[in-house]
RNA sequence: GUCAUAGCUCAGUAGGUAGAGCACUACCUUGGUAAGGUAGAGGUCAUGGGUUCAAUUCCCAUUGUCA
Numbered sequence: 001g002u003c004a005u006a007g008c009u010c011a012g013u014a015g016g017u018a019g020a021g022c023a024c025u026a027c028c029u030u031g032g033u034a035a036g037g038u039a040g041a042g043g044u045c046a047u048g049g050g051u052u053c054a055a056u057u058c059c060c061a062u063u064g065u066c067a
Stems, first nucleotide, its partner, number of pairs: 001066001003064002007022004016053001024040005046062005
């Protein structure tokens, strides 16, 4: 100095209810798998403070990762 967001890989917003792909569950389809389709579940946005009507987003510190 960079990064930390779903089980994994990653978006996101000059502050206003958080998303995709893969994976998972149910159903449809098939003689059966696989593939495909529909629907669904899954997140204290690393931790603790500050600013603000409101913070994943801004500021500070801490922890961890990478260089």
This is a predicted structure of a 67-nucleotide RNA (transfer RNA) from a mouse gut metagenome. Rfam family: tRNA. The RNAcentral record of the sequence draws on MGnify.